The part of an RNA shown here (small-subunit ribosomal RNA, 3' major domain) has 479 nucleotides and comes from a metagenome. RNAcentral holds the full RNA, with entries from SILVA.
Context: one part of a larger RNA
RNA sequence: UGACGGGGGCCCGCACAAGCGGUGGAGCAUGUGGUUUAAUUCGAAGCAACGCGAAGAACCUUACCGGGGUUUGACAUGUACACGCCGAUACUAGAGAUAGUAUUUUCCUUUCGGGGACGUGCAGACAGGUGCUGCAUGGCUGUCGUCAGCUCGUGUCGUGAGAUGUUGGGUUAAGUCCCGCAACGAGCGCAACCCUCACCCUUAAUUGCCAUCAGGUAAAGCUGGGAACUUUAAGGGAACUGCCGGUGAUAAACCGUAGGAGGGUGGGGAUGACGUCAAGUCCUCAUGGCCCUUAUGUCCCGGGCUACACACGUGCUACAAUGGCUGGUACAAAGAGUAUGCAAGGUCGUGAGGCGGAGCUAAUCUCAUAAAGCCGGUCACAGUUCGGAUUGAAGUCUGUAACUCGACUUCAUGAAGUUGGGAUCGCUAGUAAUCGUGGAUCAGCACGCCACGGUGAAUACGUUCCCGGGCCUUGUACA
Repeated sequence: UGACGGGGGCCCGCACAAGCGGUGGAGCAUGUGGUUUAAUUCGAAGCAACGCGAAGAACCUUACCGGGGUUUGACAUGUACACGCCGAUACUAGAGAUAGUAUUUUCCUUUCGGGGACGUGCAGACAGGUGCUGCAUGGCUGUCGUCAGCUCGUGUCGUGAGAUGUUGGGUUAAGUCCCGCAACGAGCGCAACCCUCACCCUUAAUUGCCAUCAGGUAAAGCUGGGAACUUUAAGGGAACUGCCGGUGAUAAACCGUAGGAGGGUGGGGAUGACGUCAAGUCCUCAUGGCCCUUAUGUCCCGGGCUACACACGUGCUACAAUGGCUGGUACAAAGAGUAUGCAAGGUCGUGAGGCGGAGCUAAUCUCAUAAAGCCGGUCACAGUUCGGAUUGAAGUCUGUAACUCGACUUCAUGAAGUUGGGAUCGCUAGUAAUCGUGGAUCAGCACGCCACGGUGAAUACGUUCCCGGGCCUUGUACA
């Protein structure tokens, strides 16, 4: 100087407390461990691994296993020699890779010797490796933590390591600001500048809008028209403790009112200092070293990654009456869609869906009925009209192909489950809870992920305690 303390002081955080809803019990989904297996590819391991890499394993992917092939190679760049254009179609053998046969085709240039491009064969340089080392590395990322810290120059003090500044008194979300001070300044962080939501103005007015005027319909901005409103999207305004009162040290600041769409960082996002964990990643990529080179490379078929006594994590669905079923009826936002996309009306089917195809390169058309809600009916506390696992049968769709191993539909079946031990998690407001909607990936496959809106709470006395963190101080046989 740090680190540590079941030392002290001050302060903060859904850290506790106060509340609301869960997990832990059940079934299923998914990841992991373990076990099994020819293989169940590999990585991730307290927080910070475990719906994680994977934003989508039937083949492919695929790295694993079995079998069948291949060796200048699936891919790149030269070099030497030989031959030929390349290619396309069909047939045969085969599981296919591949091999063979037939037909067709016959590059450009030329001084007619040849040269060039491409292909094949052969040879040799080399290719190739998701092989090892993340403890050789770059890059990227997690974490402490959006915590308020981390440093430097000059000066001063100290023999020196170092100290000071950065400590102190107030204050703040903040090393934020003020005052004081052997310090005076500065840098990286904080804040602001950026995006978005909330209010207003200007401009613009189609595909969006419809107040006034006219036409028109069963109804409808449907039509003429309009530019007010909504909205869209470009620019601007608006909030600064600015004003007032109080407290305070006459400061910084704090408390309260007014005005205002908004008030004290307005809400949300992006933004992550010096560093820590030899944290993670050599399987994104790049890369040193090592290793393989008729194989640890490469091609193909099939299987596996989907196994199942069990254990754990994360979720979904429930156990019901604030509910289930059923008839009617209302209101979103944000997205996506063209070479094989989104697909309306119509029609067939109980349905998944089929047929067909208007329109749409989209504020125009489509996906597309939002659901919870509201108004009626029914069920009466039961393993039930709760719950839907499992299983049987029949189907639909995607795709060469759903056996291993897809999703969905209909009929039948109707398991566990009656609110969950110790323990444990999230959340402070348009939040929790609850309800649907869309998107990426994607042929198909979503209870996951990312986004969108609808309905919409309770509680916070307080900081003694638990956890994590910041500053000052103290002890130390630790570095």